[in-house]
RNA sequence: UCAUCACGACCAGCUGAGGGAUCAGGUCCUAUGACGCUGGGGCAACCUGUCUGCAUUCGCAGCAUAAGGUGCCACUUCCUGCGGCAUUCGCCGAGAGAUGA
Numbered sequence: 001u002c003a004u005c006a007c008g009a010c011c012a013g014c015u016g017a018g019g020g021a022u023c024a025g026g027u028c029c030u031a032u033g034a035c036g037c038u039g040g041g042g043c044a045a046c047c048u049g050u051c052u053g054c055a056u057u058c059g060c061a062g063c064a065u066a067a068g069g070u071g072c073c074a075c076u077u078c079c080u081g082c083g084g085c086a087u088u089c090g091c092c093g094a095g096a097g098a099u100g101a
Base pairs, nucleotide, nucleotide: 001101002100003099004098005097010040011039012038013037014036018029019028020027023081024080025079026078041073042072043071044070046069047068048067049065050064051062052061053060054059077096082093083092084091085090
């Protein structure tokens, strides 16, 4: 910089108090053990590879695959806060963040 972020995906062991990106307001999870680490399992298809079709110069497409590189496996990125519309609920967009290249 570009793309995606409303789908999907758990068991066990260790640890022991907070955690859900930051700040704020909510709200949820958490000693029936959260968060984190480790082992195994799974989900996805962003990249590479392979496959199929097209083209035969580079290559393009896939409502194929899942071998490799990754990422992820509570709640929409948990919701909101900034702008626009509506001025009741909300809707759209941005910003920030996350992941891949």

This is a predicted structure of a 101-nucleotide RNA (SAM riboswitch aptamer (S box leader)) from a soil metagenome. Its Rfam family is "SAM riboswitch aptamer (S box leader)". From the family's description: The SAM riboswitch is found upstream of a number of genes which code for proteins involved in methionine or cysteine biosynthesis in Gram-positive bacteria. Rfam links the family to the GO term regulation of gene expression.